This is a predicted structure of a 120-nucleotide RNA (SAM riboswitch aptamer (S box leader)) from Truepera radiovictrix. Model confidence (mean pLDDT): 78 of 100. Lineage of the source: Bacteria > Thermotogati > Deinococcota > Trueperales > Truepera. The RNAcentral record of the sequence draws on Rfam and Ribocentre.
Formats: sequence, C1' cells, structure tokens
RNA sequence: CCUUUAUCGAGAGCGGCCGAGGGAUCUGGCCCGGCGACGCCGCAGCAACCAGCUUUCAUCUAAGCGGGUGCUCCAUCCAGCCGGUAGCAGCCACGAUGACGCGACCCGGAAAGAUAGAGG
Repeated sequence: CCUUUAUCGAGAGCGGCCGAGGGAUCUGGCCCGGCGACGCCGCAGCAACCAGCUUUCAUCUAAGCGGGUGCUCCAUCCAGCCGGUAGCAGCCACGAUGACGCGACCCGGAAAGAUAGAGG
C1' cells in the first nucleotide's frame, strides 16, 4: 500500500511546548480556535478489537488482570448517491381512487472515511 471481516448516535481530561488555523477529500451549512485550537510530549482516563494469564480437568459463556494498537468538542458534526414512507401541490363532479409532480430534520441501503483483526 492492497484485499477482506467487524464496529462506528454510548464512554473518557489535566499540564508543558508550538503559534494559526482546524473539524479526511469536494460542495453547502454548522461548530472549535491568541480565554492558544490543530499538532507533539508527559501523566491520567475511556473502552472496541487482538494475544496471554486467572477464576475447577477440557469446551463454551461470563468476569477480572496486565499487554499490543486505538480513542478522550459538536452522531463518522449535518447533508449531498439510490430507494421508500409520512406529507404537500394539482386535475376531476366541493367525493373517492389511480397515474404524474414536489417531497421530509423519518426509515433502509450504498459510496467514502476512521479503528481493530486476518491475509498478501
């Protein structure tokens, strides 16, 4: 770097350094930022995956303890691609139904992204 599997609306902060942008890319919004964001370091915490150990000899499950990554503003910050529903508009005979049009902040799926495991 590529492929694949799973998860992604919960959870979790203080210091030091740096000095202007940051929230993956593009668009439209919306947030954070000299009251110092982002990033790096130290300590702490959260808890998903994986390996090991313990709880009875084995298996399964559950719990616990270290470890390898990861994470600690706003839902992957929201939406944009496809489909559907509620609904709206219009026509008709002040009605019903169907087709067509619009269409959700609602539902489902995809794409992309992030993290972990396995393989190349």